[in-house]
RNA sequence: GGGCUCGUAGCUCAGUCCGGCAGAGCACGAGGCUCUUAACCUCGGAGUCGCGGGUUCAAAUCCCGUCGAGCCCA
Repeated sequence: GGGCUCGUAGCUCAGUCCGGCAGAGCACGAGGCUCUUAACCUCGGAGUCGCGGGUUCAAAUCCCGUCGAGCCCA
């Protein structure tokens, strides 16, 4: 230098193929239960979907550029 894969909540990830309300588990907060804690039950907060631009009525998803990580080639 070239190719491929990945980047989404604090963490682990799904969703992307085929554009249409941003989600799950864990963690965290509140309440219930309990003598108390843990466990269990209910509720809740938390996101520039790596970043910038384009297409579109509408983009995590499609297109272009770019940054980072991993692997391969040179």
Molecule: transfer RNA
Organism: Candidatus Aenigmatarchaeota archaeon